[in-house]
Molecule: transfer RNA
Organism: Yarrowia lipolytica
RNA sequence: GGGUUUAUAGUUUAACGGUAAAACUUUUGUCUUUUAAUCAAUAAAUAUAGGUUCGAUUCCUAUUGGACCCC
Numbered sequence: 001g002g003g004u005u006u007a008u009a010g011u012u013u014a015a016c017g018g019u020a021a022a023a024c025u026u027u028u029g030u031c032u033u034u035u036a037a038u039c040a041a042u043a044a045a046u047a048u049a050g051g052u053u054c055g056a057u058u059c060c061u062a063u064u065g066g067a068c069c070c071c
Base pairs, nucleotide, nucleotide: 001070002069003068004067005066006065007064010024011023012022013021018054025043027041028040029039047063048062049061050060051059
């Protein structure tokens, strides 16, 4: 230099182009003499910028970061 692939809560993963789901985690309560565990509630996310579309996490382009291959 060329190519493939990937980016979603704090972490690990879902999501036929049609209201972004869950587990662990945070906070509060329940229970307990107290802690832990249990149970209930609560907070938290689509890398960035454009395009297509009635509608984009999803399709297209570029950029940025990660992984891999060729030279």